[in-house]
The RNA shown here (Guanidine-I riboswitch aptamer) has 104 nucleotides and comes from Cellvibrionales bacterium UBA5860. Taxonomically the source falls in Cellvibrionales (Bacteria, Pseudomonadati, Pseudomonadota, Gammaproteobacteria). Of the family's consensus pairs, 100% are formed in the model. Model confidence (mean pLDDT): 81 of 100.
């Protein structure tokens, strides 16, 4: 020097917008309406969305000893500044491009 592993999947949260729901507005023309239209996330919400560099659980992987040879018991799973610009979704984003480009 160099090669391989450094992993998945669940929940949850910073975050995010606006299909749905709910709130607000505003309409019909004899009045009305809980019903139907429309607008409005510069509407706190709920339904969704949601982190490589965020938490939390499970399984994986690796090692060390035991050991009735199938399995036990333990240990390790680290680090991590990052534009612009593109994608999807209804539409955005700490989602994907992406431990990218580029920096130390």
């Nucleotide at each position: 020097a160099c090669a391989a592993u450094g992993g998945u999947c669940a929940g949850c949260u910073a975050g995010g917008g606006u299909u749905c729901c709910g709130a607000c507005c505003g309409g019909a023309g004899a009045g009305a309406a809980u019903a139907c239209c429309g607008g409005u996330g510069u509407c706190u919400g709920g339904u969704c969305c949601g982190a490589g560099a965020g938490c939390u659980g499970a399984c994986g992987a690796c090692c060390u000893u035991c050991u009735c040879c199938a399995g036990a018991a333990g240990g390790u799973u680290a680090c991590a500044c990052g534009g612009c610009g593109g994608g999807a979704u209804a539409a955005a984003a700490g989602c994907c491009c992406g431990g990218g480009a580029g920096g130390u």